[in-house]
Molecule: transfer RNA
Organism: Ameiurus melas
RNA sequence: GGCUUCAUAGCUCAGUGGUUAGAGCACUGGUCUUAUAAACCAGGAGUAGUGAGCUUAAUCCUCACUGGAGCCU
Numbered sequence: 001g002g003c004u005u006c007a008u009a010g011c012u013c014a015g016u017g018g019u020u021a022g023a024g025c026a027c028u029g030g031u032c033u034u035a036u037a038a039a040c041c042a043g044g045a046g047u048a049g050u051g052a053g054c055u056u057a058a059u060c061c062u063c064a065c066u067g068g069a070g071c072c073u
Base pairs, nucleotide, nucleotide: 001072002071003070004069005068006067007066010025011024012023013022018056027043028042029041030040031039049065050064051063052062053061
């Protein structure tokens, strides 16, 4: 230098061009307990890496950039 792939909640990830963007773990409060844990109930947290484009409508499609991983030279 070229190619492929990834970027969504604190972490690991799912998801579909159109309904309020979700799960598990974690976190916070409560019930229970002498207390802790477990269990149960409730809750907070994401303008979806940045910018532009296509579209009536973009987290999703296209392009550029940034960052991570891998391969080739």